RNAcentral holds the full RNA, with entries from MGnify. The part of an RNA shown here (large-subunit ribosomal RNA, domain IV) has 335 nucleotides and comes from a mouse gut metagenome. Its mean pLDDT, the model's own confidence on a scale to 100, is 88. Its Rfam family is "Bacterial large subunit ribosomal RNA".

[in-house]
Context: one part of a larger RNA
RNA sequence: GGGUUGUUAAGGAACUCGGCAAAAUGACCCCGUAACUUCGGGAUAAGGGGAGCCUGCCUCUGAUAGGAGGCAGGCCGCAGAGAAUAGGCCCAAGCGACUGUUUACCAAAAACACAGGUCUAUGCUAAAUCGAAAGAUGACGUAUAUGGGCUGACGCCUGCCCGGUGCUGGAAGGUUAAGAGGAGGGCUUAGCCGCAAGGCGAAGGUCUGAAUUGAAGCCCCAGUAAACGGCGGCCGUAACUAUAACGGUCCUAAGGUAGCGAAAUUCCUUGUCAGGUAAGUUCUGACCCGCACGAAUGGCGUAACGAUUUGGGCGCUGUCUCAACAGCCCACCCG
Numbered sequence: 001g002g003g004u005u006g007u008u009a010a011g012g013a014a015c016u017c018g019g020c021a022a023a024a025u026g027a028c029c030c031c032g033u034a035a036c037u038u039c040g041g042g043a044u045a046a047g048g049g050g051a052g053c054c055u056g057c058c059u060c061u062g063a064u065a066g067g068a069g070g071c072a073g074g075c076c077g078c079a080g081a082g083a084a085u086a087g088g089c090c091c092a093a094g095c096g097a098c099u100g101u102u103u104a105c106c107a108a109a110a111a112c113a114c115a116g117g118u119c120u121a122u123g124c125u126a127a128a129u130c131g132a133a134a135g136a137u138g139a140c141g142u143a144u145a146u147g148g149g150c151u152g153a154c155g156c157c158u159g160c161c162c163g164g165u166g167c168u169g170g171a172a173g174g175u176u177a178a179g180a181g182g183a184g185g186g187c188u189u190a191g192c193c194g195c196a197a198g199g200c201g202a203a204g205g206u207c208u209g210a211a212u213u214g215a216a217g218c219c220c221c222a223g224u225a226a227a228c229g230g231c232g233g234c235c236g237u238a239a240c241u242a243u244a245a246c247g248g249u250c251c252u253a254a255g256g257u258a259g260c261g262a263a264a265u266u267c268c269u270u271g272u273c274a275g276g277u278a279a280g281u282u283c284u285g286a287c288c289c290g291c292a293c294g295a296a297u298g299g300c301g302u303a304a305c306g307a308u309u310u311g312g313g314c315g316c317u318g319u320c321u322c323a324a325c326a327g328c329c330c331a332c333c334c335g
Base pairs, nucleotide, nucleotide: 001330002329003328004327005326006325007324008323010321011320014319019316028050029049030048031047036041038153052075053074054073055072056071057070058069059068060067061066076080088314089313090312091311092310093309094308095306096305100112101111116151117150118149119148120147121146122145128137129136130135154301155300156299157298159231160230161229164228165227166224167223168222169221170220173219174218175217179213180212184208185207186206187205188204191200192199193198232250233249234248235247236246259293260290271287272286273285274284275283
């Protein structure tokens, strides 16, 4: 000097990103226990008190013995749950309902799951999935079933837009493949014409090939948003000012409804006001000017729950003011 364990005057979070760590609380009995609430909880809420041993008496139980308690008096110690093991608590807010699950070895969470909700597919040789196939799972099930997507207890709710994309339905018209079809054309040549060069050219063969016909799809017509998604701008106006219930105009498929809002979302921003503090970029309650919330990529609440996140308080303490001492171990020194 380090590790580890313990103790500490006065103060008591002044430490620090943050009470991290430590301290404190602690089993049992009695009293007592708030808001809120889904009436189950919250709750061991919180907050108090008790306890050893001896003697006597009493109550209940028990056949005696014994067991469970109560009352009164007394005794000892610094200390009686005499050592050890054994919740710190409260207030407010965010997120997620909950118990669960997860990055084996840096993340346990607000992520995943979940019961519940909803949409969609599927009538059984089911859809879906694996497999060239046979076959198997689904299921020895049958729509109160099975698969897939989204949301995520519960409460109150879930607005407008189908123009785009997707899906579903429709079939009149347009477009449209192979195939069918075979008008026409090319090559070939028996033959014919020609003095010749050459020309014409049947049948057959061969190479092509127009019209016509020809499904789904696409175009088209509808529906559908708990499908993918989207949900405006400018100008003016009231008898102080300010503001604009109101009016005008342009655009759109429709212009954001309820609720919430400087928010896990707010750039400007430490917004403004209020609370809490002597002093508060955090926190809480409001306001609304929402850069850029918003309704199952769910909105807003919510008791209970959480090794969750944030702010505050009580208790408690070597976290600190500010260090000190001690035990054990190491380093180090001597031998």